[in-house]
RNA sequence: UAACACAUGCAAGUCGAACGAGAACGGGACUUCGGUCCUUAUUAAAGUGGCGCACGGGUGAGUAACACGUAGGUAAUCCACCCUCCGGCGGGGGACAACUUUUCGAAAGGAAAGCUAAUACCGCAUAAGACCACGUUGCCUUCGGGCAGAGUGGGAAAAGGUAGCCUCUCCUUGGAAGCUAUCACCGGAGGACGAGCCUGCGUCCCAUCAGCUAGUUGGUAAGGUAAUGGCUUACCAAGGCUUAGACGGGUAGCUGGUCUGAGAGGACGAUCAGCCACACUGGCACUGGAACACGGGCCAGACUCCUACGGGAGGCAGCAGUGAGGAAUAUUGGGCAAUGGGCGAAAGCCUGACCCAGCCACGCCGCGUGAGUGAUGAAGGCCCUCGGGUCGUAAAGCUCUGUGGGGAGGGACGAAAACGUCGGGGUCUAAUAGGCCCCGGCCUUGACGGUACCUCUUUAGCAAGCACCGGCUAACUCUGUGCCAGCAGCCGCGGUAAGACAGAGGGUGCAAACGUUGCUCGGAAUUACUGGGCGUAAAGCGCGUGUAGGCGGGCUCGCAAGUCAGUUGUGAAAUCCCUGGGCUCAACCCAGGAACUGCAUCUGAAACUGCGAGUCUUGAGUAGUGGAGAGGGAAGCGGAAUUCCAGGUGUAGAGGUGAAAUUCGUAGAUAUCUGGAGGAACACCAGUGGCGAAGGCGGCUUCCUGGACACUUACUGACGCUGAGACGCGAAAGCGUGGGGAGCAAACAGGAUUAGAUACCCUGGUAGUCCACGCCGUAAACGAUGUGUGCUAGGUGUCGCGGGUAUUGACCCCUGCGGUGCCGUAGCUAACGCGUUAAGCACACCGCCUGGGGAGUACGGCCGCAAGGCUAAAACUCAAAGGAAUUGACGGGGGCCCGCACAAGCGGUGGAGCAUGUGGUUUAAUUCGACGCAACGCGCAGAACCUUACCCGGGCUAGAAAAACAAGGAAUCCCGCAGAAACGUGGGAGUGCUCGCAAGAGAACCUUGGGACAGGUGCUGCAUGGCUGUCGCCAGCUCGUGUCGUGAGAUGUUGGGUUAAGUCCCGCAACGAGCGCAACCCCUAUUGUUAGUUGCCAUCAUUAAGUUGGGCACUCUAGCGAGAGUGCCGGUGACAAACCGGAGGAAGGUGGGGACGACGUCAAGUCAUCAUGGCCCUUAUGUCCAGGGCUACACACGUGCUACAAUGGCAGAUACAGCGAGCCGCAAUAACCGCGAGGAGGAGCUAAUCUCGAAAAUCUGUCUCAGUCCGGAUUGAAGUCUGCAACUCGCCUUCAUGAAGUUAGAAUCGCUAGUAAUCGCGGAUCAGCAUGCCGCGGUGAUUACGUUCCCGGGCCUUGUACACACCGCCCGUCACACCAUGGGAAUUGGUUGCACCAGAAGCCGCCGGGCUAACCCUUCGGGGAGGCAGGCGUCUACGGUGUGGUCGGUAACUGGGGUGAAGUCGUAACAAGGUAACU
Repeated sequence: UAACACAUGCAAGUCGAACGAGAACGGGACUUCGGUCCUUAUUAAAGUGGCGCACGGGUGAGUAACACGUAGGUAAUCCACCCUCCGGCGGGGGACAACUUUUCGAAAGGAAAGCUAAUACCGCAUAAGACCACGUUGCCUUCGGGCAGAGUGGGAAAAGGUAGCCUCUCCUUGGAAGCUAUCACCGGAGGACGAGCCUGCGUCCCAUCAGCUAGUUGGUAAGGUAAUGGCUUACCAAGGCUUAGACGGGUAGCUGGUCUGAGAGGACGAUCAGCCACACUGGCACUGGAACACGGGCCAGACUCCUACGGGAGGCAGCAGUGAGGAAUAUUGGGCAAUGGGCGAAAGCCUGACCCAGCCACGCCGCGUGAGUGAUGAAGGCCCUCGGGUCGUAAAGCUCUGUGGGGAGGGACGAAAACGUCGGGGUCUAAUAGGCCCCGGCCUUGACGGUACCUCUUUAGCAAGCACCGGCUAACUCUGUGCCAGCAGCCGCGGUAAGACAGAGGGUGCAAACGUUGCUCGGAAUUACUGGGCGUAAAGCGCGUGUAGGCGGGCUCGCAAGUCAGUUGUGAAAUCCCUGGGCUCAACCCAGGAACUGCAUCUGAAACUGCGAGUCUUGAGUAGUGGAGAGGGAAGCGGAAUUCCAGGUGUAGAGGUGAAAUUCGUAGAUAUCUGGAGGAACACCAGUGGCGAAGGCGGCUUCCUGGACACUUACUGACGCUGAGACGCGAAAGCGUGGGGAGCAAACAGGAUUAGAUACCCUGGUAGUCCACGCCGUAAACGAUGUGUGCUAGGUGUCGCGGGUAUUGACCCCUGCGGUGCCGUAGCUAACGCGUUAAGCACACCGCCUGGGGAGUACGGCCGCAAGGCUAAAACUCAAAGGAAUUGACGGGGGCCCGCACAAGCGGUGGAGCAUGUGGUUUAAUUCGACGCAACGCGCAGAACCUUACCCGGGCUAGAAAAACAAGGAAUCCCGCAGAAACGUGGGAGUGCUCGCAAGAGAACCUUGGGACAGGUGCUGCAUGGCUGUCGCCAGCUCGUGUCGUGAGAUGUUGGGUUAAGUCCCGCAACGAGCGCAACCCCUAUUGUUAGUUGCCAUCAUUAAGUUGGGCACUCUAGCGAGAGUGCCGGUGACAAACCGGAGGAAGGUGGGGACGACGUCAAGUCAUCAUGGCCCUUAUGUCCAGGGCUACACACGUGCUACAAUGGCAGAUACAGCGAGCCGCAAUAACCGCGAGGAGGAGCUAAUCUCGAAAAUCUGUCUCAGUCCGGAUUGAAGUCUGCAACUCGCCUUCAUGAAGUUAGAAUCGCUAGUAAUCGCGGAUCAGCAUGCCGCGGUGAUUACGUUCCCGGGCCUUGUACACACCGCCCGUCACACCAUGGGAAUUGGUUGCACCAGAAGCCGCCGGGCUAACCCUUCGGGGAGGCAGGCGUCUACGGUGUGGUCGGUAACUGGGGUGAAGUCGUAACAAGGUAACU
């Protein structure tokens, strides 16, 4: 949980001392053996009768109610049994069960006839202060009446039983009447207990339930009840309830209390206790003191069972138990020993109440599973940095203890009695019988249970688990797994190093338990009474008028409802709390106290609120004077402009745009002039100016009209504030009817734009915009700020009115009131901000909010012509949504500034051929890496073998290299065989060094061996170190202290200048400092000095020649110095920094160049330089060798070289560098060979000495614009050089060949001066191989107005929905899947209203011709009264018919919504989001 259904047993009986009747088994005696008698037996079973069965026990379905709680009332009532008191109990009668007989039925159960008793039933008698009627006195009263008392009249009662005794009377052992005692019985009064009824207050949710009600509300009369009452009936009246929530719907037993909480509260109503309701469902009454009765009755219904089919039986929500349902809840136990109950005089009987036991760790409490000692820190496990650590004194070992468990023995409390008996006392009485009461002794009674407890004994033996270890939250490692498997309360873990998964070791927490799940309260001030909010986070109604309600100025008096103080009663017990006590302790139990914050009652107080009375003027209002105003309504008038029409002038365009086109125009447009028509709106004035409640209001005049303001005195006397509903007003758009229509302009059309463009732009253009009347009732209706009142620094504008001073007057100035702005103090605020016009401090009242989405939606209701509006959810879903501010980043935002960034130029690339790198393709392999800038002549400063990592093939397996050990051998060299080599195999030569006497030992090396191991260019640059690129030829990045801010943070670092610069100056709540900038370093430009060889040569000599002598002046070399510091002058500037100009100077404002690269960014690059964690391979992913490949080739891209030519080519002649390099090297000179590359040769040079060693330029000649005497690719042939080797695959030379290409599309790169361009030279790598790279010098320009634009960057500022930071974020349709939901023809249930039909049982009423004991009358035949059966009627359950309401279920189809790693289409929003966004 199923108030679902129940097999079986038990749960309410008892009384023989009320009554009649009365067995059997068994036992005994007798017997004619058929039986009889006694006993059993004061019996059982049953009947009449009495009491009980209304208690006890169960359950919570119903019930939102006087059901419950609390306080009262009952003067409107009852109460069996019990107690007290008063009085009584006389005398009669007739039946009916049981029983017997007959009879019906299967049964259950009847029917008829006959007999009989009573404490059963019925008259009569008697009867009071009881009851009824009449009338009367006192008291009380809610004024209705009630209580008490005297009087008259009337009707009304009873039952006996048992025990004992003779005192009195009679018979008389003794009995009877009688007496005594006791239990019953009747009437009355009172008590106690219990019950009924009534009332105040309290008691859940929904207003998407707003109106309900005909016995309804009241009255009169009657009936009915124990009793009041529409409780019922008739008649009369028309009332009654309701926003303080009626009626309806949903849910629910209520309370003491329980849980939680600091409390206030919130949730709940198990056990225990009080009350209520119910007893299969519905209805009904009977009996009775009490019932409409759980284990009684009748009827109806459903269900189950029996049946002979005719008919019957039943009700576990008593205790056990069964089935079913469910996540889930026990034994068909023992006993009346105790407590309590019923009956009885009692014994006693009955008692599933109760007391016990059983089951369940379900809860609470207590105890144990051992204690001490014990370090070789054992073994083993786990971890490890391999050292060790940890489990861990833990174990073992040694020494002890004995609770629990087992065995043995003892063994309770709970029991006090009643009864009986003995003794004593008292009382009734005639009584020493007897009864009753009291005291004492004895006897008897235990389910639990041989249980608790105690003693002895036994052995550390038999007794520890569960959860967790990422944060919250105490507790960490390893392994496995690899967005899988899984975890998860929230945040979140898992994609190869997981403290988060799983296992293990270890740890933490609790412990006979520990976790999980569900529910409740708390934390949550997160519904805020205590104790919240509403400018921007959710939240002020669009605005007003005003009803109810709430709140309300000063003073005086009174009342006492609220309030305060005390009294009394009550607030059951239990519970909670305190104290004490009992179980060994505790849980638990007992006693006492306190408390129960409440309600009622009485008394008192009178400050405050309230109420009543009076009074006051300051709140509010009225009157008077005055001015301001786009306040409202109506009528009329005016000019400018647009458009249109007519006419004139006039000619080819106009118009429009970013640019165009559609469009208009030669039928005359645009332009211009004149005239006219018509509609709408009112320039300037015009202003954070004015008015209005808000919406809103703007030309001028007139009329009507509202409000505010200033001033003045007078008057009223709290007349006030707010305001749920209600009512009114209410922009634009929209709707209806009728007008009007110039301009503008949704829709629509066309033209553009575009990928598209149902848009933005353009040309047109209809509703509409305007007027009248009527609707609509919403806006970002905003100050996103309700209204009113009071208080709380100022400053400064402005509008209206007034006062003062002064003036001729107007200003200025001071000041008051009212409005409207800005700044700002205190204070407030999350901040932003607000700040006497508050968002400050308070008061009063109203409205509203409670996470986002779903959704301001659905359904329902109201309003509307419609559009739609108002009111307003839920399922489901998410862990956020949001505000303000901060730092960044970003912007098709702004300002300032810089850079070969653009511009101005020069020369290129992109086109050609080739070189080189890359992609792609191919391949056995074309090893790998690098991919925007910042990969691509990059790693590679140089792949024929090697390199080499790749492929094919052949070998090796402790290995090619390392370290240790053992054995052998020195090492080493030479020659063979086989093979492509590696490898394999054979032979020979050969003994060194150190120590040692020798034997031998040792070092190094070689071979072999076995095992710890090696090895890996295998993977992970997203595990890393290191190194590097890039922003960045940038000028920034930070810190300490202080200050500001709740904080993130800010300030400093911003600002004004200035600079190449965060460079410097000034200012400044900042003051300083660091890393960067600059400087210090190197090269270079000038010069001094020192020093002169290999360098230099002015003077002298000399030579072919600085060749030599000489010299060191000069050049040069290379050390040390000097010089440049905005230092000087002028101007500008802020008296600054600095800038501009000038002088001097070789050089001028960092002179030129280099090295040098802040905090950081890009998970940038590199595991293939190196190092390195983890993983992987271990006769292979290691290693050796040969060959091949990295060199492939339809194609695409990058970087270059050479060109296309005359500023050139070719030929000849001739001049001038610098940096460098050189012994495995550079190599000269002269003669030699070759056309040449080169060969041969070898002087000199370990280098300022020798060598490599210039070209363009210059001069002369030629070519004359052609695919050429340009260009040189390609190819053929022949060679040189290097090298073991140039086939795949080198460079170079000669001869021959002579391709494309005639200046290059879109696009794009470099460069600002000794630069670009152009010319050659050197070097590294390297045997050889550069068009590449790194350097060097020669010749040597054009241009830069300038910062609008492109790119990149810096600073400040602004916006932001971005923070993975715009390569961001993000919206909607469509498609797919799932989920919940609205509508929905219809269908199916629940519940309920109304109308009607029918009507069981039953009460009541009427009839009662049939039947009829008690009483009455009687002529004894009978009659009467009364009763019974039966009939009729009212009411009425179940049922039926019809028609509505309402709540669900299902549902074809349909609507939107939500959710879902990578779907489609676009780009709406966030930046000025590229058309500002939004309503």